A computed fold for a 76-nucleotide RNA from a Thermoplasmatota archaeon, annotated as transfer RNA. NCBI's taxonomy places the organism under Archaea, Methanobacteriati, Thermoplasmatota. It matches the Rfam family "tRNA". Its family is annotated with triplet codon-amino acid adaptor activity in the Gene Ontology.
RNA sequence: GCGCGAGUGGCUCAGCCUGGAUAGUAGCACCGGCCUUCUAAGCCGGGGGUCGCGGGUUCGAAUCCCGCCUCGCGCG
Numbered sequence: 001g002c003g004c005g006a007g008u009g010g011c012u013c014a015g016c017c018u019g020g021a022u023a024g025u026a027g028c029a030c031c032g033g034c035c036u037u038c039u040a041a042g043c044c045g046g047g048g049g050u051c052g053c054g055g056g057u058u059c060g061a062a063u064c065c066c067g068c069c070u071c072g073c074g075c076g
Stems, first nucleotide, its partner, number of pairs: 001075007010028003013024001020059001030046005052068005
């Protein structure tokens, strides 16, 4: 340099192919309450995301298109 894959709450991921309006009846972690002598476990409740960045298409974009960035794998 070229090709492929990945980037979504603190972490791990789903949703993307097939656009629908407010992102998930997510798991773990965190915070508060109940319970307990205390802790853990269990039960109840809660907060947290400008969907990697910038443009474009569209009435509407996490999803489609273009460019760029980061990481991984392969080729040279």